[in-house]
Context: one part of a larger RNA
RNA sequence: GGAUGAAUGCUGGCGGCGUGUCUAAGGCAUGCAAGUCGUACGGAUCUCAUAACGUCGCAAGACGAUGUGAGAUUAGUGGCAAACGGGUGAGUAACACAUUGGUAACCUACCCUGAAGUUCGGAAUAACGGUUCGAAAGGACUGCUAAUACCGGAUGUGUUCGCGGAUCACAAGGUCUGCGAGUAAAGCCGUAAGGCGCUUCGGGAGGGGCCUAUGUUCUAUCAGCUUGUUGGUGAGGUAAAAGCUCACCAAGGCUAUGACGGAUACCGGGUGUGAGAGCAUGACCCGGCUCACUGGGACUGAGACACUGCCCAGACACCUACGGGUGGCUGCAGUCAAGAAUAUUCCACAAUGGGGGAAACCCUGAUGGAGCGACGCCGCGUGUAGGAUGAAGGGCUUCGGCUUGUAAACUACUUUUCUAAGGGACGAAGCUUCGGCUGACGGUACCUUGGGAAUAAGAGGUUGCUAACUCUGUGCCAGCAGCAGCGGUAAUACAGAGACCUCAAGCAUUAUCC
Numbered sequence: 001g002g003a004u005g006a007a008u009g010c011u012g013g014c015g016g017c018g019u020g021u022c023u024a025a026g027g028c029a030u031g032c033a034a035g036u037c038g039u040a041c042g043g044a045u046c047u048c049a050u051a052a053c054g055u056c057g058c059a060a061g062a063c064g065a066u067g068u069g070a071g072a073u074u075a076g077u078g079g080c081a082a083a084c085g086g087g088u089g090a091g092u093a094a095c096a097c098a099u100u101g102g103u104a105a106c107c108u109a110c111c112c113u114g115a116a117g118u119u120c121g122g123a124a125u126a127a128c129g130g131u132u133c134g135a136a137a138g139g140a141c142u143g144c145u146a147a148u149a150c151c152g153g154a155u156g157u158g159u160u161c162g163c164g165g166a167u168c169a170c171a172a173g174g175u176c177u178g179c180g181a182g183u184a185a186a187g188c189c190g191u192a193a194g195g196c197g198c199u200u201c202g203g204g205a206g207g208g209g210c211c212u213a214u215g216u217u218c219u220a221u222c223a224g225c226u227u228g229u230u231g232g233u234g235a236g237g238u239a240a241a242a243g244c245u246c247a248c249c250a251a252g253g254c255u256a257u258g259a260c261g262g263a264u265a266c267c268g269g270g271u272g273u274g275a276g277a278g279c280a281u282g283a284c285c286c287g288g289c290u291c292a293c294u295g296g297g298a299c300u301g302a303g304a305c306a307c308u309g310c311c312c313a314g315a316c317a318c319c320u321a322c323g324g325g326u327g328g329c330u331g332c333a334g335u336c337a338a339g340a341a342u343a344u345u346c347c348a349c350a351a352u353g354g355g356g357g358a359a360a361c362c363c364u365g366a367u368g369g370a371g372c373g374a375c376g377c378c379g380c381g382u383g384u385a386g387g388a389u390g391a392a393g394g395g396c397u398u399c400g401g402c403u404u405g406u407a408a409a410c411u412a413c414u415u416u417u418c419u420a421a422g423g424g425a426c427g428a429a430g431c432u433u434c435g436g437c438u439g440a441c442g443g444u445a446c447c448u449u450g451g452g453a454a455u456a457a458g459a460g461g462u463u464g465c466u467a468a469c470u471c472u473g474u475g476c477c478a479g480c481a482g483c484a485g486c487g488g489u490a491a492u493a494c495a496g497a498g499a500c501c502u503c504a505a506g507c508a509u510u511a512u513c514c
Stems, first nucleotide, its partner, number of pairs: 001514004006510005013380006019373002021338001026336003030333003035080003040077002043074009053064004087291001089289001097215003101211003106208003111204008119153004128143006158183011187196003217263003224254003229251008266288004270281004293314005316327004344370001346369003352366001353364004383413004393404004418451006427441001430437002458503005463484003469498005479486002
C1' cells in the first nucleotide's frame, strides 16, 4: 500500500447493486416450509331435475319416504410425489475431494424411441354400521362393500435358466442360432373416432454405484503396526468386483519414500495479495461430500438406511384423571442464551423452477420481492456566477498591521436533489365459456407541471518519518505515544483556542492476511 461476512468511537443527505450468528452442531414458545389426483374406487354430505307412492287439502299446493339422473364437496382405499428443493460444516487426513482412466463386475422411476401384448377367474379389506375400552393419545371385537389394491389360471413377441452348434475375444465373456423349462398385464374418459394408461423386452438420454493411478496440513518429545490381519479354496451375500461375511488352509501384509499414534481440518472451482514465483484463505455463488436431539437398526421403494417416515435405547422438555402419552427449527421468520458482533414472527405465487393432475387448477418460507443495518462497492448531492467600506466577530501583533477572506452580507441565476399535484409502466408467456381474465413488487420506476438555495459535513491530523504553526494554560504534574521520543516556567510533541493539512458521507482505531 492492498484486502475483510468485520467490530469499536465520532459523524451521517440520497440512490443502485451486493451482503448480514465467523461464537453455543446450545435450548426452543408460535405460525408456516409436501402435497396432489373424484378421468383408479366404494361410500358419506349438500344442491338440482325427474318418476310413481303416502298423509293433509275442494283445488293450487305443502310435507314425508323411495327410485333414477346431473352437479359440488370430500374422511378413507389406491396411484404418483415425499430420496428433489432448502439448511449445516459437527464428523472426516479418507477413493472424502480434484484430475485421469476402467466397469467383459453394475443399477436406473418419470422422459424419448423400437417390437409385441393387454385374456379368464377368485378371495379379502378400509371407509361405513353395531357393541365396547381409555382422561387423552389411541384401540378391541363383530357385520357389509369397491378398485388401476391383493391372489390364481391361460398365452409368450421377448426375456431368464439349462443343454447343443457357429463366430469374435483380453481369463471369467460378447454376438448369432436350435431344443427344453420358468415367467406378464388394469383399467378410466368418450356416442364414436380417439385419448390417457397397463405388461414384457431392446435402444437412448440424463442420473447413480464400484474400482485404478496421481495429488491433498502439522507432529519422530508417536518407531514399530496388524489376526479378518495378508493371500488361497469353498460357500453365503449384493444391482455389482471384493475378507463384504463365514468355514477351512497357508503365514502373510504395511513401515524412515514415515506405517501406527496424536493434533488440526469438509474438499474443489475460486478468493486476497504479489511483477511473478509464491504465500494466505475456502463467507456469499457453483460442483462434490457429510450430518439432521445423541447412538443403533431395518422397512417401503427405481432410488433412503430417509431433516419436518418407522422401531429400539439414552439425555432433555411438555401434557396427564398418575394408568400412560407427546416432541425434535443445522427449513423461513421469531425467542432465550453465548458473544466484540450479524436483520422482518413481512408480501406474492404475477414471473422462473419443482410436485400432482387429461385439464381447469392446487401446493411450493424453492423462488420473485419488499423491510432493517454506511456492512461493502459504485454513482450523485450539500449550489453556480458576480461581489472590497477587504464590514462585523474571532485569532495573532513589532500596535503600523496581518489573517479568517470573495468567505459572508448583497445582486443575478439554476433546481440535480427535496416537496406538492397530475399521468403512469416493461417484466405477460399464459388461461378462457372467445365476452374476457391474470403483476406481489407498486401508485414503485419513469414522465410533466408548480414551489423554493430551499432539506443535506464531518472525521482524523499539524516534532521527524509525514502534507500541515501560532497563542494561552500546565510545569517530569496532568498527560501523549506506531517507532524515535515529548513534559522538570518561554512545550510547533500534553490541554484549549485560532489557523492550516488530508480524506470525505464518511473518517479514524483495533483485529487478521499478503

Predicted 3D model of a 514-nucleotide part of an RNA (small-subunit ribosomal RNA, 5' domain) from a bacterium. Its Rfam family is "Bacterial small subunit ribosomal RNA". The prediction has a mean pLDDT of 88. The sequence was found in a public genome assembly.